[in-house]
The prediction has a mean pLDDT of 76. Predicted 3D model of a 370-nucleotide RNA (Bacterial RNase P class A) from a Desulfosarcinaceae bacterium. Taxonomically the source falls in Desulfosarcinaceae (Bacteria, Thermodesulfobacteriota, Desulfobacteria, Desulfobacterales). Its Rfam family is "Bacterial RNase P class A". Rfam links the family to the GO terms dimeric ribonuclease P complex, ribonuclease P activity and tRNA processing.
RNA sequence: GGAGCAGGACAGACGGUCGCCGGUUUACAAAACCGGAGGAAAGUCCGAACACCGCAGGGCAGGGUGCUCCAUAACGUGGAGUCGCGGCAACGCGAAGGCAAGUGCAACAGAAAGCAAACCGCCUCGCUCCGCGCGAGGUAAGGGUGAAACGGUGCGGUAAGAGCGCACCAGUUCUCCGGGCGACCGGGGAAGCUGGGUAAACCCCACCCGGUGCAAGACCAAAUAGGGGAGCGUUUGAGGGCUGCCCGUCCGAGUUCCCGGGUAGGUCGCUGGAGGUGCCGGGUAACCGGCAUCCUAGAUGAAUGAUCGUCGCCCUUGCAACAGGCAACUGUGCUGGGGAACAGAAUUCGGCUUACGGCCUGCUCCGGCC
Repeated sequence: GGAGCAGGACAGACGGUCGCCGGUUUACAAAACCGGAGGAAAGUCCGAACACCGCAGGGCAGGGUGCUCCAUAACGUGGAGUCGCGGCAACGCGAAGGCAAGUGCAACAGAAAGCAAACCGCCUCGCUCCGCGCGAGGUAAGGGUGAAACGGUGCGGUAAGAGCGCACCAGUUCUCCGGGCGACCGGGGAAGCUGGGUAAACCCCACCCGGUGCAAGACCAAAUAGGGGAGCGUUUGAGGGCUGCCCGUCCGAGUUCCCGGGUAGGUCGCUGGAGGUGCCGGGUAACCGGCAUCCUAGAUGAAUGAUCGUCGCCCUUGCAACAGGCAACUGUGCUGGGGAACAGAAUUCGGCUUACGGCCUGCUCCGGCC
C1' cells in the first nucleotide's frame, strides 16, 4: 500500500425569530416556565405482560420446536461449546432426532436402480460349415452408462471370479479404559456385520401450545325514538291556545314525573417500567445481585416543524508558502462553491429481520522497502 474479517460508539453543536403538542401556576381566555421520536420508532415475524371470552380432568385432531449445557418472565431469542460444511487465514454458516419401524418418490443414460443386474469382456461345457461362429451355464475382477452400480487396497484362492479366506484401512454394531455436567472426544478389543439417497415426503419419537387483541376492556352520559312503573284524566274534561292573573271562550285524549338499556360525545386504560445511567461484586459469556442516582413524548385527523446566523464534518475550485518524499503525492493555511443517509412514536416490554451515513479500534492474508 492492497484485499478482507470481527467489534464499538455516534446519528452534527450552540443561539435568534415564528409556529405545533403535553404539563404546571394564576381567574375561563391568555401569558410565563418546563418537557417533546429512533437505532431501527419500520416489517408486524416470534415470545411475554395486561384485558376480555372460554376452560373439572384426560384424550383425539391441528400447529410449532428438534445437537449439548447455560441464560431468561418467556421465546423459534441470546451466550458458551460439540459435530459437519465453506474460507490460505482472521472468521462465517448449519430445521444438526429417526430412512437399521412402515409407506412413498427419483428425469436422462444404462443390460441392470432397490427381495439387484450379464451389454462388452473373462472362464467351463456342448455343437461346429473350425471363423471363439452359435448355444447352455458360471462370473460383479476389468470396460462402458450414471449423481449413485451393494466397502477400498494388496496377497492368497479359483476353470474364471467373488469377504470365499487373510492382512491393513474405512464404516456399523457390541464392549472395555480414560477425559468432559453434557453433546462428544482420545485409546484398546470382539463380530465379515458392509444394511445407497430423500423426513422444509407422508410418517415415527420427544417436548411445547385455548381464542381474540388497547378498535382489548372499564366508567360517565345527551338530543330523538322506543321500553317499564306511578300519578292525574277521557259525557265529573287532565292538559293546551287567547291572557300579567281570574272569569269567559275555543281545541281536546292523553299528559306529568320517575327508572333502566343503548347511540353521539367525554373520561380512564396511558405511560414509573421484567425501566435508564454509574460504580462494586459473581460468572469465560449471555446474564444475575447490591448500592447510588435519574424521571425521559403520550397525540386521536393525530404535535415533535420552518427559517436565519456562527462553528464543526465531508467533497471540490483557485492561491501562495512551509514540512515530509527521488518522484507521484500527502499534510497545514487562506478563499469560492456544493453536500449531510435510512427514516417518524400510538398499550407496554424482550428478541429477530430488513433499510441506512460516515467514524474509530482490534485481527487475518498478500505485496514493497528498511